[in-house]
């Protein structure tokens, strides 16, 4: 210096144009069960998907920039 990949609740992942204002699993609160704790069982909070434009009847998903992480390369 060039190329490539990644960014999605609190943590990890899925979802690659149409009832997706989003789904799983730990986690967290509340109730239940119990003598109590754990495990179980049921509910409930919390993310419009890295920013910012474009595209299109419709974007997390497709284009452009930019920000940070990673990796290869000189």
């Nucleotide at each position: 210096u060039g190329c490539g990949g990644a960014u999605u609740g609190g943590a990890g992942a899925a979802g690659u144009g149409g009832u997706c204002u989003a789904u799983c699993u730990c986690g967290c609160u509340u109730g239940g069960c119990u003598c109590a704790u754990a495990a179980c069982c049921a509910a409930g909070a919390g993310a419009a998907c890295a920013u910012u434009g474009g595209u299109u009847c419709a974007a997390a998903u497709c284009c452009a920039a930019u920000a940070u992480c990673c990796g290869c390369u000189a």